[in-house]
The RNA shown here (TPP riboswitch aptamer (THI element)) has 96 nucleotides and comes from a Kiritimatiellales bacterium. Its mean pLDDT, the model's own confidence on a scale to 100, is 76. NCBI's taxonomy places the organism under Bacteria, Pseudomonadati, Kiritimatiellota, Kiritimatiellia, Kiritimatiellales.
RNA sequence: CAUUACCGCUAGGGGUGUGUAUCAAACGAUGCACUGAGAAAAACCCUUCGAACCUGUUCGGAUCAUGCCGGCGUAGGGAAGCGAAAAACCGCCUCC
Numbered sequence: 001c002a003u004u005a006c007c008g009c010u011a012g013g014g015g016u017g018u019g020u021a022u023c024a025a026a027c028g029a030u031g032c033a034c035u036g037a038g039a040a041a042a043a044c045c046c047u048u049c050g051a052a053c054c055u056g057u058u059c060g061g062a063u064c065a066u067g068c069c070g071g072c073g074u075a076g077g078g079a080a081g082c083g084a085a086a087a088a089c090c091g092c093c094u095c096c
Base pairs, nucleotide, nucleotide: 001091007083008082009081010080011047012046013045014044016041017034018033019032020031021030022029023028053077054076055075056072058071059070060069061068
């Protein structure tokens, strides 16, 4: 010098289920409970070093129930640029 964790800015991507009570002809709405970062908040998570998220008549376990947990899964798909920048290691350059 370069690289980078972390941070910032801008832009973009993504999910919103289960049980139950009330109201309702129904669609659905609201409250409570469960898991979760998030179960419609301008919030949360993620953006290629990408399990954020999507694709499943799938397998095992648990649960009142569920995309609740785990496996298949190093599967296929999936949204980025800029700024600033420490220590250590490696690499390159210079000097002694």